Context: one part of a larger RNA
RNA sequence: UGACGGGGGCCCGCACAAGCGGUGGAGCAUGUGGUUUAAUUCGAUGCAACGCGAAGAACCUUACCUACCCUUGACAUCGAGAGAACUUGGCAGAGAUGCCUUGGUGCCUUCGGGAGCUCUCAGACAGGUGCUGCAUGGCUGUCGUCAGCUCGUGUUGUGAAAUGUUGGGUUAAGUCCCGUAACGAGCGCAACCCUUGUCCCUAUUUGCCAGCGAUUCGGUCGGGAACUCUAGGGAGACUGCCGGUGACAAACCGGAGGAAGGUGGGGACGACGUCAAGUCAUCAUGGCCCUUACGGGUAGGGCUACACACGUGCUACAAUGGUCGGUACAAAGGGUUGCGAACUCGCGAGGGUAAGCCAAUCCCGGAAAGCCGAUCUCAGUCCGGAUCGGAGUCUGCAACUCGACUCCGUGAAGUCGGAAUCGCUAGUAAUCGUGAAUCAGAAUGUCACGGUGAAUACGUUCCCGGGCCUUGUACA
Numbered sequence: 001u002g003a004c005g006g007g008g009g010c011c012c013g014c015a016c017a018a019g020c021g022g023u024g025g026a027g028c029a030u031g032u033g034g035u036u037u038a039a040u041u042c043g044a045u046g047c048a049a050c051g052c053g054a055a056g057a058a059c060c061u062u063a064c065c066u067a068c069c070c071u072u073g074a075c076a077u078c079g080a081g082a083g084a085a086c087u088u089g090g091c092a093g094a095g096a097u098g099c100c101u102u103g104g105u106g107c108c109u110u111c112g113g114g115a116g117c118u119c120u121c122a123g124a125c126a127g128g129u130g131c132u133g134c135a136u137g138g139c140u141g142u143c144g145u146c147a148g149c150u151c152g153u154g155u156u157g158u159g160a161a162a163u164g165u166u167g168g169g170u171u172a173a174g175u176c177c178c179g180u181a182a183c184g185a186g187c188g189c190a191a192c193c194c195u196u197g198u199c200c201c202u203a204u205u206u207g208c209c210a211g212c213g214a215u216u217c218g219g220u221c222g223g224g225a226a227c228u229c230u231a232g233g234g235a236g237a238c239u240g241c242c243g244g245u246g247a248c249a250a251a252c253c254g255g256a257g258g259a260a261g262g263u264g265g266g267g268a269c270g271a272c273g274u275c276a277a278g279u280c281a282u283c284a285u286g287g288c289c290c291u292u293a294c295g296g297g298u299a300g301g302g303c304u305a306c307a308c309a310c311g312u313g314c315u316a317c318a319a320u321g322g323u324c325g326g327u328a329c330a331a332a333g334g335g336u337u338g339c340g341a342a343c344u345c346g347c348g349a350g351g352g353u354a355a356g357c358c359a360a361u362c363c364c365g366g367a368a369a370g371c372c373g374a375u376c377u378c379a380g381u382c383c384g385g386a387u388c389g390g391a392g393u394c395u396g397c398a399a400c401u402c403g404a405c406u407c408c409g410u411g412a413a414g415u416c417g418g419a420a421u422c423g424c425u426a427g428u429a430a431u432c433g434u435g436a437a438u439c440a441g442a443a444u445g446u447c448a449c450g451g452u453g454a455a456u457a458c459g460u461u462c463c464c465g466g467g468c469c470u471u472g473u474a475c476a
Base pairs, nucleotide, nucleotide: 001476002475003473004472005471007470008469009468010467011466012465013464015460016459019424020423021422022421023420026315027314028313029312030311031310032309033308034306035305042053043052064301065300066299067298068297069296070295073125077124078123079121080120081119082118083117086103089100090099091098092097107114108113127290128289130288131287132286136284137283138279139278140277141275143273148187149186150185151184152183153182154163155162156161167178168177169176193267194266195265196264198235199234200233201232202231203230212222213221214220238261241255242254243253244252245251317417321376322375323374324373325372326371327370333364334363335362338357339356343352344351345350383414388409389408390407391406392405393404394403430452431451432450433449434448435447436446
């Protein structure tokens, strides 16, 4: 100087407390451990691994296993030789592949040849998701959006170092003010960026009967540029104003005006560093290793196994509910190998035909909870839907291992969950539906969107994590 303390002081955080809803019990989904297996590819492992890499394993992916094949190789550059490239069909085979076969002679040319492509030969080499993340780059997590981390000069000390950065106030903040052997500065904080909340200007193939006319009653038509919206530009918030407190400061408390008030809400943004944290399997890369195989191709299987254990979720256990009928209101997205209306067939998943739309124009597209009415009356039920049987639909070369969905039947467990434990402070929690990426098909996951919309916070004694000062130390 740090680190540590079941030392002290001050302060903060959904850290506790006060509340609301969960997990832990059930069934299922998904990931992991374990076990099994020819293989169940590999990685991630306290917080910070476990719906994680994977924004999507039937084949492919795929790295694993088995079997069958190839050896200058699936891919790149170079040498020599041959042939246009390319293409039709047959046979064998699980296929890779092997054998046979048909058509075809192109482009440029100084007629020597050349460009491109294919085949053969030889070797230099290719290739490796093989090892080492404790050799590395890059990227990422975490402490933590915590308020800290440092430097120059000066000064103090023999020196390691200190000072500045401590102190008095204040702040979300090393934020600002005052003091001060320090004076300044840098990286962080804040602001600048995006979005949302109010208004104005500009624009008019969305919206409007706002005002007028027509109307097949639908902004549908004429028409309009007011309003809503859209998207470009601006205004607006700065403790600016008033009162009080305070050291006359910084600031705090209350108020006015205002759409918004003291960082208005949200996002992006992550200092010096810590964990030899994670990743050699995104990529790149040193070293080591393999080279008729640890490389390459193909078919089938596996990654989907199942006495069990754990994590994360979904659906429930019901009446604030289930079922049936009627009826209302979104936002944000996506669409040409695509979205697919209307009509029609089917109980349905879907099928047929097909308009429109490269989309503020057409389509996906009925939002659901809600509201109005009817029924069920506390029961393992008209709750709950697992499981199983049968029949189908769709995608795809192909749904056996191993897809999703539909219909009929079947109707398990489950009556609110032990010890323990998680999230959340406002348009939040809870609850309700919608969309997208990936994607042929395949979400209860992920990411986004809106609808309805709470309760509670006395307080900082205690638990956890963190910041500053101080103290002890046999630790570095």
A computed fold for a 476-nucleotide part of an RNA from Litchfieldella anticariensis, annotated as small-subunit ribosomal RNA, 3' major domain. Taxonomically the source falls in Litchfieldella (Bacteria, Pseudomonadati, Pseudomonadota, Gammaproteobacteria). The RNAcentral record of the full RNA draws on ENA and SILVA. The prediction has a mean pLDDT of 84.